[in-house]
Background:
Predicted 3D model of an 81-nucleotide RNA (c-di-GMP-I-UAU riboswitch aptamer) from Nitrospira sp. The prediction has a mean pLDDT of 86. NCBI's taxonomy places the organism under Bacteria, Nitrospirota, Nitrospirales, Nitrospiraceae, Nitrospira. Rfam family: c-di-GMP-I-UAU riboswitch aptamer. A reference for the family is Weinberg et al. (2017), "Bioinformatic analysis of riboswitch structures uncovers variant classes with altered ligand specificity", Proc Natl Acad Sci U S A. Rfam links the family to the GO term cyclic-di-GMP binding. The family has 6 seed sequences and 17 matches in Rfam 15.1. The sequence was found by an Rfam model in a public genome assembly.
RNA sequence: UUUCGAAAGGGCAAACCCCUGGUAACAGGGAGACGCAAAGCCACGGGUUCAUAAGAAAUAUGAAUAGCCGGGUUACCGAAG
Numbered sequence: 001u002u003u004c005g006a007a008a009g010g011g012c013a014a015a016c017c018c019c020u021g022g023u024a025a026c027a028g029g030g031a032g033a034c035g036c037a038a039a040g041c042c043a044c045g046g047g048u049u050c051a052u053a054a055g056a057a058a059u060a061u062g063a064a065u066a067g068c069c070g071g072g073u074u075a076c077c078g079a080a081g
Stems, first nucleotide, its partner, number of pairs: 003081001011036002017030005034067001040073003044070003047065007
C1' cells in the first nucleotide's frame, strides 16, 4: 500500500400509516424499523415499472427505479488473517 472486516463510536431506513407534489410509476416531509459494511452518490449497460402512439401484442419515444444486478466514483474505525 492492497485485500478482508472482529471490536468500538456511530450511520442509513423496507413495509404499513399521515401530509404534499405528480395522469401515473414514483418523489419529498413526518412517524415507523424489515434489513444494510457503502442501503453514500451517479441512469453508463441490462432488468423492472409508468405514460403516450393505443383498441390487445410487438415496437418507438419520454419518465421512474441506485434497498434488482453489473459498472463508475467517494468514504468513518482498525483486531486476527